The part of an RNA shown here (small-subunit ribosomal RNA, 3' major domain) has 476 nucleotides and comes from an uncultured prokaryote. Its Rfam family is "Bacterial small subunit ribosomal RNA". Rfam links the family to the GO terms ribosome and structural constituent of ribosome. Model confidence (mean pLDDT): 84 of 100.

[in-house]
Context: one part of a larger RNA
RNA sequence: UGACGGGGGCCCGCACAAGCGGUGGAGCAUGUGGUUUAAUUCGAUGCAACGCGAAGAACCUUACCUGGCCUUGACAUCCUCGGAACUUUGCUGAAAAGCGAAGGUGCCUUCGGGAAACUAGAGACAGGUGCUGCAUGGCUGUCGUCAGCUCGUGUCGUGAGAUGUUGGGUUAAGUCCCGCAACGAGCGCAACCCCUAUCUCUAGUUGCCAGCGAUUCGGUCGGGAACUCUAGAGAGACUGCCGGUGAUAAACCGGAGGAAGGUGGGGAUGACGUCAAGUCAUCAUGGCCCUUACGGCCAGGGCUACACACGUGCUACAAUGGAUAAUACAGAGGGUUGCGAACCCGUAAGGAGGAGCUAAUCUCAGAAAAUUAUUCGUAGUCCGGAUUGGAGUCUGCAACUCGACUCCAUGAAGUCGGAAUCGCUAGUAAUCGCGAAUCAGCAUGUCGCGGUGAAUACGUUCCCGGGCCUUGUACC
Numbered sequence: 001u002g003a004c005g006g007g008g009g010c011c012c013g014c015a016c017a018a019g020c021g022g023u024g025g026a027g028c029a030u031g032u033g034g035u036u037u038a039a040u041u042c043g044a045u046g047c048a049a050c051g052c053g054a055a056g057a058a059c060c061u062u063a064c065c066u067g068g069c070c071u072u073g074a075c076a077u078c079c080u081c082g083g084a085a086c087u088u089u090g091c092u093g094a095a096a097a098g099c100g101a102a103g104g105u106g107c108c109u110u111c112g113g114g115a116a117a118c119u120a121g122a123g124a125c126a127g128g129u130g131c132u133g134c135a136u137g138g139c140u141g142u143c144g145u146c147a148g149c150u151c152g153u154g155u156c157g158u159g160a161g162a163u164g165u166u167g168g169g170u171u172a173a174g175u176c177c178c179g180c181a182a183c184g185a186g187c188g189c190a191a192c193c194c195c196u197a198u199c200u201c202u203a204g205u206u207g208c209c210a211g212c213g214a215u216u217c218g219g220u221c222g223g224g225a226a227c228u229c230u231a232g233a234g235a236g237a238c239u240g241c242c243g244g245u246g247a248u249a250a251a252c253c254g255g256a257g258g259a260a261g262g263u264g265g266g267g268a269u270g271a272c273g274u275c276a277a278g279u280c281a282u283c284a285u286g287g288c289c290c291u292u293a294c295g296g297c298c299a300g301g302g303c304u305a306c307a308c309a310c311g312u313g314c315u316a317c318a319a320u321g322g323a324u325a326a327u328a329c330a331g332a333g334g335g336u337u338g339c340g341a342a343c344c345c346g347u348a349a350g351g352a353g354g355a356g357c358u359a360a361u362c363u364c365a366g367a368a369a370a371u372u373a374u375u376c377g378u379a380g381u382c383c384g385g386a387u388u389g390g391a392g393u394c395u396g397c398a399a400c401u402c403g404a405c406u407c408c409a410u411g412a413a414g415u416c417g418g419a420a421u422c423g424c425u426a427g428u429a430a431u432c433g434c435g436a437a438u439c440a441g442c443a444u445g446u447c448g449c450g451g452u453g454a455a456u457a458c459g460u461u462c463c464c465g466g467g468c469c470u471u472g473u474a475c476c
Base pairs, nucleotide, nucleotide: 002475003473004472005471007470008469009468010467011466012465013464015460016459019424020423021422022421023420026315027314028313029312030311031310032309033308034306035305042053043052064301065300066299067298068297069296070295073125077124078123079121080120082118086103087102088101089100090099091098092097107114108113127290128289130288131287132286136284137283138279139278140277141275143273148187149186150185151184152183153182154163155162156161167178168177169176193267194266195265196264198235199234200233201232202231203230204229208224209223212222213221214220238261241255242254243253244252245251317417321376322375323374324373325372326371333364334363335362338357339356344351345350383414388409389408390407391406392405393404394403430452431451432450433449434448435447436446
């Protein structure tokens, strides 16, 4: 100098408190530990591993196991021989592969040969998701979007170092003001970027429809360019104005105007560093190791096991509800080996059909909660839906191990959950549905989108984490 303290002072954060809803109890889904297994591939392990890598394990993926095979190899470069390449096809086999049969003679040419692809051979080499993240690069998490971390010159100190960066105020902020042996500067903060909230201008199809006409009553048609909207360009918010407080400062409090007020709301953006944090299995890479195998191909199995333990979720335990019927209102997305309408068939999943659409045009697409009416009457029920039996649909070479969905039947636990513990401060929590990526198929996960829409915050004593100053120290 730091670090630490069950030392002190000041300050902040859904940290506590005040509230709302959960988890912990049940069933199921999913991940992990453990156990089991021929294998249950590997990694991630307090916060910061555990719906994590995995935006999707039936085969493939796949790295694991068993068995059958290959050894210059599935892949790259070089050399030699051969025949073009390539196409069709028989037998054996689970396939890989092995043994054959037929077709085919191309392109350029200086006629020597060459190019492309292929078979065979020899060796240089290939190959390794083998080890080491404690040899590394790159990338990432975390403290933390916390307000800090430093430098130059000067000054002080024998020196390590200090000063600046401390102090008085203030701020979300080392933000700004004042003071000061300091004066300046850099990386951070803020601003510049994107979305959103208001208005203006420009533009008007595929979008819109106020007024006018037509109408099959559908902005459908004529038309219109107002409105909505779309997407370009601008305006707008700066403590700018007023009053008060304050050191006449910075700033704070209140007000006006305004769509918006003091960072308007959200996003992107993560300083110096910490954790020998994570990743050699994205990739790259040093070293080590394997080389008829720790490499490669294939079939089947496994990653889906199940006494149990934990994490994260979904569905419930009901009447603010369940069921039936009727009726209303989104946003953001996707779509050509794709989305697929009308109409018809089926109780349904779905089938048939194929219009339209490379999309503000067509389509996925019916939003759901909500509202209105009826019923149920506190019951293990008209709650709840696990489990199981049967019958089907779809995808796909193939749903046995091991897919999703539908219908009929079945109807388990569960009556609000111990100790403990989590999230959230506003269009938030809670609740309701919709879409997308991955993807043949498979979503309670993830990432987005909108609908309805609260309660509470006295306060900072305490718990946790963090920042600044100061103090003690047998620690560095």